Record summary
A computed fold for a 350-nucleotide RNA from a mouse gut metagenome, annotated as Bacterial RNase P class A. The RNAcentral record of the sequence draws on MGnify. Rfam family: Bacterial RNase P class A. It is annotated as a ribozyme.
């Protein structure tokens, strides 16, 4: 200077909180002991677990992803290579399929922007003016200017791009017209799993610029919402079935008696509101050893248990210490990652 990694105040006192776990009390409480956020818990941007709904199978529709292999439960992540850019170098950054299917875009500048003659260049003709020679009413030349016709894409000029670069050859003047290299385009065989690599021959250069984090095209993936997911227990209300409807007591069919019906009372049986139990944290988990692999990662064996609230706990105060009063920040269904915030220390390897 480059690239990786670790920690993220430490010790002890009092004093608050949320699980736990034990004793005592028991609607509850009170002692005790034990435990309690991160590297990103954040942002919720991707992927997967679970869960509940939906799905024969096939398309459209809408997204995502895009160099090769590999790795994984999967990824838009990682791991190794391939190009291509940048560094003197160690490294480092790359969203990197198609612009010969098609539409659309290309300010400004510039004569032209996909298609070209503005400057200069270079032939031919005419015509002026000055001029030179001769064998002078003419002929044959020169410089210069304007007109007109034509060549040319090599120079200037504009631009991010002007129909491969550069040298020579050639030429009236050029011009891949012809030649080398170098670029590209095709074809062969080599090598590599492959992206692709050198190579060795042909093609004078072809649809003819760029642009696809613009529509498109092409290839491959995707069903949908999300622990307020969802499960279970279950007061209350409304609901159903039977069974009683007797004594004092309503109503209706009916003025009376049976009968029925309602209305009451038991029991059961749906359902599910408050409410409460799971889901809830032993996991694609951590540390550690060998093995396999360049690695991402996988296999084996030991060992450990690490927050689970539900209006939500991690907090203050003091002491001692540290070069330092300590950044960025606080779990809410897990987990693998990305990206962003971070006071500063400490150790590795080029």
């Nucleotide at each position: 200077g480059c690239a990786g990694g670790a920690c993220a105040g430490a010790u002890g006192a009092u004093c608050g909180c949320g699980g736990c776990u034990g004793u005592c009390u028991u609607a509850u409480g009170a002692c005790a002991g034990g435990u309690g956020a991160g590297g990103a818990a954040a942002g919720u941007c991707c992927g997967g677990g679970c869960u509940u709904c939906a799905c024969a199978g096939g398309g459209c529709a809408g997204g995502g992803u895009g160099c090769c292999g590999g790795a994984u439960a999967a990824c838009g992540u990682c791991c190794g290579g391939u190009g291509g850019a940048g560094g003197c170098a160690a490294c480092u950054c790359u969203a990197a399929g198609g612009a010969a299917a098609g539409u659309g875009c290309a300010a400004c500048a510039g004569a032209a922007a996909u298609a070209a003659a503005c400057c200069g260049c270079c032939c031919c003709g005419g015509a002026u003016u000055c001029u030179g020679g001769a064998g002078u009413a003419u002929c044959c030349g020169g410089c210069a200017u304007c007109c007109g016709g034509g060549g040319g894409a090599a120079g200037g000029g504009u631009g991010g791009a002007a129909a491969g670069g550069c040298a020579g050859u050639g030429u009236a003047a050029g011009a891949g017209a012809c030649u080398a290299c170098c670029g590209c385009c095709u074809g062969c065989a080599c090598g590599g799993u492959a992206a692709c690599g050198g190579g060795c021959a042909g093609g004078g250069c072809a649809c003819a610029u760029g642009u696809a984090a613009a529509c498109c095209c092409c290839a491959u993936c995707c069903g949908a919402a999300g622990c307020a997911a969802g499960a279970c227990c279950a007061a209350a209300u409304a609901g159903a079935a039977a069974g009683c409807g007797u004594u004092u007591a309503a109503g209706c069919c009916u003025g009376c008696c049976c009968g029925g019906c309602c209305a009451g009372c038991u029991u059961u049986c749906a359902g599910g509101u408050a409410g409460g139990u799971c889901g809830c944290u032993a996991g694609a988990g951590g540390c550690u050893g060998c093995c396999g692999g360049c690695a991402a990662c996988g296999g084996c064996g030991g060992u450990c248990c690490c927050a689970g609230a539900u209006a939500g706990a991690u907090g203050a105060u003091c002491a001692u210490u540290c070069a330092a009063c300590g950044a960025c920040a606080u779990a809410a269904c897990c987990c693998g990652g990305c990206u962003u915030a971070u006071c500063g220390u400490c150790c590795u390897g080029c």